[in-house]
RNA sequence: GCCGCCGUAGCUUAGCUGGUAGAGCGUCGGCCUGUUAAGCCGAUGGUCGCAGGUUCGAAUCCUGCCGGCGGCG
Numbered sequence: 001g002c003c004g005c006c007g008u009a010g011c012u013u014a015g016c017u018g019g020u021a022g023a024g025c026g027u028c029g030g031c032c033u034g035u036u037a038a039g040c041c042g043a044u045g046g047u048c049g050c051a052g053g054u055u056c057g058a059a060u061c062c063u064g065c066c067g068g069c070g071g072c073g
Stems, first nucleotide, its partner, number of pairs: 001072007010025004019056001026044006049065005
C1' cells in the first nucleotide's frame, strides 16, 4: 500500500429483506432476612465510531475518514 471483518448502554452483546433500539451483567430503590449474601419486584440507562449522501424515513444502503483484528505484498 491492497483486501476482508468488526465498532450499538459502564461491561458482554442482539437487531433477518430500511419503519420511532432490546437483552444479560452492573448501578439505585423496595420486599425478604437478626445482619449480609442469595432470591423476588421496580427503576436507571444509548448523538447506534465520526462526517457526508440516498430516501417520506438510515444502527441497517452508498462514499470518505478514524480505531481494532486478520490476510496479502